[in-house]
RNA sequence: CUGGGCAAAAAAGCGCCUGACCCGGUACUUACUUAAGUGCUGGAUGACGAGGUGAGGGUUAAUCGAAUAAUCGGCGGGUGCCCUCCGGUGAACCACCAUCGUAAGUACAGUUACAAAACUGGUUAGCAAUAAUCAGUACAAAAGGCUGUGCAAGUGGGAAA
Numbered sequence: 001c002u003g004g005g006c007a008a009a010a011a012a013g014c015g016c017c018u019g020a021c022c023c024g025g026u027a028c029u030u031a032c033u034u035a036a037g038u039g040c041u042g043g044a045u046g047a048c049g050a051g052g053u054g055a056g057g058g059u060u061a062a063u064c065g066a067a068u069a070a071u072c073g074g075c076g077g078g079u080g081c082c083c084u085c086c087g088g089u090g091a092a093c094c095a096c097c098a099u100c101g102u103a104a105g106u107a108c109a110g111u112u113a114c115a116a117a118a119c120u121g122g123u124u125a126g127c128a129a130u131a132a133u134c135a136g137u138a139c140a141a142a143a144g145g146c147u148g149u150g151c152a153a154g155u156g157g158g159a160a161a
Base pairs, nucleotide, nucleotide: 014076015075016074017073019072020045022043023042024041025040026039027038028037029036030035048065049064050063054085055084056083057082058081059080086101087100088099089098090097093157094156095155096154105151106150107149108148109147110146111145112144119136120135121134122133123132124131125130
């Protein structure tokens, strides 16, 4: 260094890197007073938080905003979506049907809350690109809750009065 086995840890803006951008080394070419380009090679970057998981299967361009916007591009995964089951609701029960997922019917309107990067100033490591970390300091939307209105509040069955 490669292959195999065992054990532990680690995740959902999560993980990875061959395009690309960036930083070194080296050779060549051009230029001329110290640069540029190309090849090879070694590194580094490659999503900032909020929100979201009944079980199984399937599937892929799976919600919201922030940012001095490569957060580009690619691969994988995934709380999204679909089907089945289970569960809730639909004026005491059961089945079907519809609609949702334990905060469990839907649409609209009003009302209500909270970020981290960034930014500023440092520390450590590195030739550097960068990485980790400390202090200060702000600013969201969706969601959810509450209120109101509309729609759905069904079909069949059995029991009791």

GlmS glucosamine-6-phosphate activated ribozyme aptamer from Candidatus Syntrophocurvum alkaliphilum, 161 nucleotides, folded computationally. Its Rfam family is "glmS glucosamine-6-phosphate activated ribozyme aptamer". A reference for the family is Winkler et al. (2004), "Control of gene expression by a natural metabolite-responsive ribozyme", Nature. The coordinates come from a structure-prediction model, not an experiment, and the mean pLDDT is 77.